Annotation:
Predicted 3D model of a 474-nucleotide part of an RNA (small-subunit ribosomal RNA, 3' major domain) from an uncultured organism. The full RNA is in RNAcentral, with records from ENA and SILVA. It matches the Rfam family "Bacterial small subunit ribosomal RNA".
Context: one part of a larger RNA
């Protein structure tokens, strides 16, 4: 000067409490571990690995395995020497890659050669092989916690210290006060964007209040008032009032406002820390392989299954299940694309092909919710696995291994030990849409909006921040 203490003292966090809702037990979904395999590729491992890299393994991908082929190569750059093709068509062998055959057959010229292929040879390619403990670079995490420092002075022999401790304060090293310290830097705060309010300016595909017309659809005529879009302003500053405080800061409370003391959420992550991850994004030092750890292909493997554990979907049911009938959304995509009316099928779909490169058209009926009717507490009209069968899609190809959608089929569950996890507001919880990957395959991840709650408090338990104390660690 740190660390650390079952020392203190002061403060915050959904960190406890009080509450809502989960997991832990049931199928099934994913990941992971083990084990098994010829191979189940590799990485990630407390929190901060484990729906994690993977925004999508049937072949491809693919990095693994077997078998079958290549050797200047699957793609790159040179030099030296030869030959004239590249493509296109066809056939033989093959599981394909390969290999082999036949037929067509170069451009441009100054006639010296160039360009382009392709053989031969070299010089080098190639590696998702190894090391993240050689590294860039990007990333976690403490933690959006408030801290972490310089210059100069002062102080101290020195390490070092002071400043940055103290007194209030604050979400904050945040501001006032003091004070051998003045002052400053990266952090906070603002400044970015997004949403709440209201003008303004624009009015088409978006709008319809008042006229007017209609086939009853804002369809038309017109209207620019409203919605709404999308560009500029304006609004929030503890600015006003009252208490409290030290006449500060600043803190309660109040008017007035759409919004009040950071409005609500984002983006943004100081100095450093764990040799944290990633050599498999890339990139790169060393090493290591060169008829092979490099390269093409076929087929199989990443999908195994005694078993454990992690995330999760869907239930155990009447605040429900089924059936029928009516409402009300945003956000976003479409051209090798989204596809509508119509017709066909009980259904998945299949026809068809208007329309939109789109506030026009199309994905797209939102679903809970509301009105009727039914089941009447039961392993059931719950509950949906498992399995049979028929079928639709997509693709070259659904055996290993796709999604879906009819019929049968109806397993375990009757609310979960010990433990454990999320949540303070339009937050939980619950509904349903869309998107990116994508030829197809979300209970996944990203958004979107509907419906919409519970809560006194800091003793304890974690985790941090200041100050001070002890100390045989550093």
């Nucleotide at each position: 000067u740190g660390a650390c203490g079952g020392g203190g003292g002061c403060c915050c966090g959904c960190a406890c409490a009080a509450g809502c809702g989960g997991u832990g037990g049931a199928g099934c979904a994913u990941g992971u571990g083990g084990u098994u395999u010829a191979a189940u590729u590799c990485g990630a491992u407390g929190c901060a690995a484990c729906g994690c890299g993977a925004a999508g393994a049937a072949c491809c991908u693919u990095a693994c395995c077997u078998g079958g082929g290549c050797u200047u190569g699957a793609a790159c750059u040179g030099u030296a020497g030869g030959u004239g093709g590249c493509g296109u068509a066809u056939c033989c062998u093959g599981a394909a890659a390969g290999g082999g055959a036949u037929a067509u057959u170069c451009u441009c010229u100054u006639c010296g050669g160039a360009g382009c292929a392709c053989c031969u040879a070299u010089a080098g390619a190639g590696g998702u092989g190894c090391u993240g403990c050689a590294u860039g670079g990007c990333u976690g995490u403490c933690g959006u916690c408030a801290g972490c420092u310089c210059g100069u002075g002062c102080c101290g022999u020195g390490a070092g210290g002071u400043g940055u401790u103290g007194g209030g304060u604050u979400a904050a090293g945040u501001c006032c006060c003091g004070c051998a310290a003045c002052g400053a830097g990266c952090g906070c705060a603002a400044c970015c964007c997004c949403u709440g309010u209201u003008c303004c300016u624009a009015g088409u595909u978006g709008c319809c209040a008042g006229c007017a017309u209609u086939u009853a659809a804002g369809g038309u005529g017109g209207g620019a008032a409203c919605u709404c879009u999308a560009g500029g302003g304006a609004g929030a500053c503890u600015g006003c009032c009252c208490c409290g405080g030290a006449c500060a800061a600043c803190g309660g409370g109040g008017a007035g406002g759409a919004a009040g003391g950071u409005g609500g959420g984002g983006a943004u992550g100081a100095c450093g820390u764990c040799a944290a991850g990633u050599c498999a994004u890339c990139a790169u030092g060393g090493c290591c392989c060169u008829u092979a750890c490099g390269u093409c292909c076929a087929g199989g493997g990443c999908u195994a299954c005694a078993c454990a554990c992690g995330u999760g979907c869907u239930a155990c049911a009447a605040u429900g299940g089924c059936c029928g009938g009516u409402a009300c959304a945003a956000c976003g995509g479409g051209a090798a694309g989204c596809a509508a009316a119509g017709c066909u099928g009980c259904a998945a779909a299949g026809u068809g092909g208007a329309g939109c490169g789109g506030a026009u058209c199309c994905c797209u009926u939102a679903a809970a919710a509301c009105c009727g009717g039914u089941c009447u507490c039961a392993g059931u009209u719950c509950g949906g696995a498992u399995u049979g069968u028929a079928g639709u899609c997509u693709g070259c190809a659904a055996c290993u291994c796709g999604a879906c959608u009819g019929c049968a089929u109806g397993a375990a569950g009757u609310c979960g030990g010990a433990a454990u996890c999320g949540c303070u507001a339009g937050u939980a919880a619950u509904c349903g849409c869309g998107g990116a990957u994508c030829a197809g395959c979300a209970u996944g991840c990203c958004g979107c909006g509907g419906u919409g709650a519970u809560a006194c408090g800091u003793u304890c338990c974690c985790g941090g921040g200041c100050c001070u104390u002890g100390u045989a660690c550093a």